[in-house]
RNA sequence: CCGGUCAGCUAGACAAUCGCUUCAUUAAGUUGGAGAGGAAAGUCCGGGCUCCUCAAGGCAUGAUGCUGGGUAACGCCCAGGUGCAGUAAUGCAACAGACAGUGCAACAGAAAACAUACCGCCGGAAACGGUAAGGGUGAAAAGGCGAGGUAAGAGCUCACCGCGUCGCUGGUGACAGUGACGGCAGUGCAAACCUCAUCAGGAGCAAGGCUGAGCAGCGGAGUGUCCCGCCUUGGACAAUACUCUGCGGGUAAGCCGCUAGAGCUCAGGAGUAAUCCUGAGUCCAGAUAGAUGAUUGUCGUUAUACAGAACUCGGCUUAUUGCUGACCGGUUUC
RNA sequence: GGGCCACUAGCUCAGUCGGUAGAGCAACGCCCUUUUAAGGCGUGGGUCACUGGUUCGAAUCCAGUGUGGCUCA
Numbered sequence: 001c002c003g004g005u006c007a008g009c010u011a012g013a014c015a016a017u018c019g020c021u022u023c024a025u026u027a028a029g030u031u032g033g034a035g036a037g038g039a040a041a042g043u044c045c046g047g048g049c050u051c052c053u054c055a056a057g058g059c060a061u062g063a064u065g066c067u068g069g070g071u072a073a074c075g076c077c078c079a080g081g082u083g084c085a086g087u088a089a090u091g092c093a094a095c096a097g098a099c100a101g102u103g104c105a106a107c108a109g110a111a112a113a114c115a116u117a118c119c120g121c122c123g124g125a126a127a128c129g130g131u132a133a134g135g136g137u138g139a140a141a142a143g144g145c146g147a148g149g150u151a152a153g154a155g156c157u158c159a160c161c162g163c164g165u166c167g168c169u170g171g172u173g174a175c176a177g178u179g180a181c182g183g184c185a186g187u188g189c190a191a192a193c194c195u196c197a198u199c200a201g202g203a204g205c206a207a208g209g210c211u212g213a214g215c216a217g218c219g220g221a222g223u224g225u226c227c228c229g230c231c232u233u234g235g236a237c238a239a240u241a242c243u244c245u246g247c248g249g250g251u252a253a254g255c256c257g258c259u260a261g262a263g264c265u266c267a268g269g270a271g272u273a274a275u276c277c278u279g280a281g282u283c284c285a286g287a288u289a290g291a292u293g294a295u296u297g298u299c300g301u302u303a304u305a306c307a308g309a310a311c312u313c314g315g316c317u318u319a320u321u322g323c324u325g326a327c328c329g330g331u332u333u334c
Numbered sequence: 335g336g337g338c339c340a341c342u343a344g345c346u347c348a349g350u351c352g353g354u355a356g357a358g359c360a361a362c363g364c365c366c367u368u369u370u371a372a373g374g375c376g377u378g379g380g381u382c383a384c385u386g387g388u389u390c391g392a393a394u395c396c397a398g399u400g401u402g403g404c405u406c407a
Base pairs, nucleotide, nucleotide: 001330002329003328004327005326006325007324008323009322012299013298014297015296016295017294018293020035021034022033023032024031037306041317042316044315045314046313047312048311049204050203051202052201054234055233056232057231058230059229061200062199063198064197065196066080067079068078069077070076081095082093083092084091085090096195097194101193102192103189104188105187118135119134120131121130122129123128143161144160146158147157148156162184163182164181165180166179167178168177169176170175208256209255210254211253217247218246219245220244221243222242223241224237225236226235263282264281265280266279267278268277269276270275335406336405337404338403339402340401341400344359345358346357347356353390361377362376363375364374365373383399384398385397386396387395
C1' cells in the first nucleotide's frame, strides 16, 4: 500500500427571529421549562399491564432442542465443547433420537435397503458354480490403505487409520485423552410423519374502566354457560337466563388507562464474560386528524444517509451516513 | 395502532405429506371460407414475487425481505 475479519463511536454544533405540541404560571399567548430514533420500521420472538365469573388433570396443537451460566422471560445474550467453511483473523450450525414404528430415495444403474451380480476374474467341455479386487451408474453401493494369502478373491489373516463396546484418567458438564476387546455391527432424510425432554389458557390499549347523550326492535338456531381446541372431575351462575346468528335502529362526546420505568448518568465492588450488587445524582414527548419546522449568521473542506413516537420494556431482523481501533493474509522497501 | 391473508404463462386459476409445472382464455402459424367470425390442428411463451438455508434434489419445507389486500373502536 492492497484485500479481508471483528469491535466501537457518530448521526452536525452554537446563536437570533418567527411558528407548532405540552406542562407550570399570569390580569393577559403573559413569562418560563421540556419536546423523536439507532433503528421510533418489520410486527418475528419474549415479558409487564388489562379483560375473559373459576380450579385441577388428560388428550390434541404449537414452539424449542450440545453443555454450563445470565435474565422478569425468550427462539435472546455470554463462556465452553463438537462438526463444517476459510491460508488465517474469524464465521456458521433446528447441534436430541434413523436397532420404537411408518414413509420417501425420481432418472441412471445388475442391484437403492428382508441387498445384489451387467461387464470382469477363477473353476468347468457345457449347464452351472465360486468371487466382490477391478470397470461402469448414481447424491448415496456393506470400512480405507499396504502386506500376506488364494484357483480367483474376500477382515480370510496382520500392521496403521477409522468405527463400535467396556473400563480407567481429567473436567460441574458437553466432551477429551488412553487401555483392552470386537473383524465391521450394516445408507441418507426427522426445516417427512413420529419418539423423547422442556415450555405454552385465550385475546389484545381500537385491551379495559368511569361519566354523559341517543335508539326500536323483529326473527332463526341451540340448552346449559362459565379459559373463545376437545374431554373428565370439582366449584360457581342460571330459565324474565345464557350462547351463536340474519335484518334493522342509535352513537362516533369527555375523562382515566398515558408515562417514574426490569428508567437514565456517574462512582466503587463481584465475575473470563453476559450480567449482578452497593452508593450518589437526576426526571428525559405524551398527541387523538395527531406537535418537534422554517429563515439568517458563525464554525465545519463541501454536504447530510436511512428514516417520524401513539400503552410500555428486553431482544432479533431489515434499511442506512461519516469515522476510529485491533487482528489476519499478500506485496514492496529498509 | 393491533390482528390476518395472498403472490405460479399476457389474464383467470390448478399443482400439498419434495422427483424437475399444467388447464381455459389470449398470442402466433396452418386448415376450412369469396372474406371475417366460429370450428379443427399445431407452436411458442415461466428467475413459480425476491434473497438465503435444510435436502442428492425445493413452486412445495424453514427463515428473512418486498408488494398487494382484508379486518378490529
This is a predicted complex of two RNAs, RNase P RNA and transfer RNA, with 407 nucleotides together.
It holds a member of the Rfam family "Bacterial RNase P class A".
The coordinates come from a structure-prediction model, not an experiment, and the mean pLDDT is 78.